[in-house]
Context: one part of a larger RNA
Molecule: small-subunit ribosomal RNA, central domain
Organism: uncultured prokaryote
Formats: sequence, structure tokens, C1' cells
RNA sequence: CUGGGCGUAAAGGGUACGUAGGCGGAUUAAACAGUCGGAUGUGAAAUCCCUGGGCUCAACCUAGGAACUGCAUUCGAUACUGACAGGCUAGAGUAUGGUAGAGGAUAGUGGAAAUUCCAGGUGUAGAGGUGAAAUUCGUAGAUAUCUGGAGGAACACCGGUGGCGAAGGCGACUUUCUGGGCUGAUACUGACGCUGAGGUACGAAAGCGUGGGGAGCAAACAGGAUUAGAUACCCUGGUAGUACACGCCCCCUAAACGAUGAGAACUAGCCGUUGGGAAUCUUGACCUCUUAGUGCCGAAGCUAACGCGUUAAGUUCUCCGCCUGGGGAGUACGGUCGCAAGAUUAAAACUC
Repeated sequence: CUGGGCGUAAAGGGUACGUAGGCGGAUUAAACAGUCGGAUGUGAAAUCCCUGGGCUCAACCUAGGAACUGCAUUCGAUACUGACAGGCUAGAGUAUGGUAGAGGAUAGUGGAAAUUCCAGGUGUAGAGGUGAAAUUCGUAGAUAUCUGGAGGAACACCGGUGGCGAAGGCGACUUUCUGGGCUGAUACUGACGCUGAGGUACGAAAGCGUGGGGAGCAAACAGGAUUAGAUACCCUGGUAGUACACGCCCCCUAAACGAUGAGAACUAGCCGUUGGGAAUCUUGACCUCUUAGUGCCGAAGCUAACGCGUUAAGUUCUCCGCCUGGGGAGUACGGUCGCAAGAUUAAAACUC
């Protein structure tokens, strides 16, 4: 290199957009770059191969042939691919009418909700906490209960293998701005498409910088228990942090998972559920058909098995990423990025 693979054995990039590149619907005409065929020239000799000959044979030497799968020129073929020209509408998209939604950003608002704290009233000796306790709080009046106030964070029920989003993710209510999807009937553009090395953007939590904020929770830390010990599990406290704004746009990682890349086509069904559309009508919270999602089970097929099974891990095509025994190691060194933490790219010796 050919080849074999990537749900769980090693292996799908965290996600999207998109440059180069790769691949690309149906049709007509013409041309002939690729492609295919013929001819000519060349493809040194030796070697290799075939048929002979010579050393007594062989190795070896030697004659002829074939081959040298290539390149160039030239003459043809025109189905396919490419290039050029014209038209097409099934892919893709635009306009227009509907429609569901925790999609995003922004400003504001809310509660007989909850926790904590503060002030006041009632009231008295306990309260907390646990397997049992203790640390802890309390006669300076706690816990309990009622009234008022402050403040921050989160949004019970609805809530659903429900919805939306490319992924991360998104859940009180209202305003403003805004992205995408699905769907009806027409009209229009006319292949404008798919994928995508580099690149760019987004990217939970934790972490970083500056500023304010701080109720609850809570790494670190302190104490009490447990224990042989207990740098833990349990308990009482408790600081960063968690929430907000900004970052000449900080970090860029996760079991970032469906451990399953994206797009297209084809291949039995059954039963739910969400959003549209259509039809029938006894107008019933139905039923039937059709789409776009989302689930459960299953024919064929696939799979080492488990299982997957029109939402494929089935049957095919296009493009990208990745894997090649375990450890050493996602480490060292170097590069790039970062304020740092570190991230990314990524070996070898040695060893089994």
C1' cells in the first nucleotide's frame, strides 16, 4: 500500500457553519480532454522467460525469438466521466396563508409558597441532631406560635419514554427584539446540491480576572462521633464557590452517551403518543387516510453474543473523522493556545 474494522472488544471528531478538495438529478446537440481500438517510432546491451547450440554433464558461455505491461506521434470510436452550449423540474431554495413549542436575548413583575435574618407580642425549659450520642443553640428567654419588615436564590401543582434546540442545553408570569421547524394551496428560480482537511462560531460543570452581591447549599477548614486507625461515610458549624454584570470577547474540557458521524435511496407489520393537513358523518372526549417528530414490540436480514430491526447495528452509494496487543502514556520533549490552572498536537527506551 492492498485489506479489515469503529453500539458494548482498539476505534465517530462535543456540535454546527463553511474554504480547498471529493462526489453529484434528468435531457438534447456538438466537440473529443479522460477512456477504448489500430498503425508507426521508441522502449540500449545484459538479466528474466521460450527454443536451439558449445564446454563429457551442470553451473557457465552462446544464437534466435518473445517480453520490456511504458512513452510519443498519428488515424479512428463516442456509450460513460469531464469541459462547452441550449432547454427541463422529481433534488435544493424563494414568495404567500396557517400552526405548535421550557428555542435564544432583553426589560420588568409575582406569591396567605419555602428557608434564613431582624424587630415586637404570647410563653417556659428545653431545643437540635443520631443507629445511639456528642459538638452546637437556650433563663442575656431559645425551640414553638402570631404580626410586621429585610434580602437572596429557586420557580411546587400543570409535567407527560410530552415539547423546543445543531449540540451544550432550555421549565413562574408579562413586554420588546429574534432564530428554526412543521403544514396548505398556488406561483417562481432552475441543480443553485451532499460532504467537508485546514478555518470560524457555539460549547455543562468546575476554574480564572475585575466589580458589586451573598438567603439557602457547600469543596477547603474546624469541632463532635464511629473506628484498631478514620486525613472518610454520620452530625454541628463553615470560607471560596454557587446567583449577576463585564472579559478588545478568559478557559474549551465531560460517561460532551443513543458510548451509534453527516446526507441520499431501498426493504413485512402491530400498538401508543405529539404537531399539522384531508375526508366521512350518528358532530362523540370518536373513527379513517396522510405527513413531520417521538416511543414500545417485532418479518426478513444483520450480529461473537447481547441485541438492532423504515428513528437499522438490514441492503447500497457519496464524503469526512478515527483504530491496529497490554503497560509505559494521552505521559516526556518540541510546537501552538492560555493570566494561571492547564488544553491541544504527540513519541521512544524499557517491559509483559